[in-house]
RNA sequence: CGGGGCGUAGCUCAGCCUGGUAGAGCGCUCGCUUUGGGAGCGAGAGGUCGUCGGUUCGGAUCCGGCCGCCCCGACCA
Numbered sequence: 001c002g003g004g005g006c007g008u009a010g011c012u013c014a015g016c017c018u019g020g021u022a023g024a025g026c027g028c029u030c031g032c033u034u035u036g037g038g039a040g041c042g043a044g045a046g047g048u049c050g051u052c053g054g055u056u057c058g059g060a061u062c063c064g065g066c067c068g069c070c071c072c073g074a075c076c077a
Stems, first nucleotide, its partner, number of pairs: 001073007010026004020057001028044006050066005
């Protein structure tokens, strides 16, 4: 330098293809059960969907630029 993949809740990841109210597990908080711990059950909080722009009535999703991480290749030595 070229090509490809990834970026969504504290963590690990779905959802994207085919646009229509953002989700799961774990973790966290509260309540009940227990002497307590653990565990079980119930409830709840938590996300500008990397960023900027475009298309659209409507964008996590489609399109373009940029940023970050990873992989492959080329180049130099």
Molecule: transfer RNA
Organism: Actinomycetota bacterium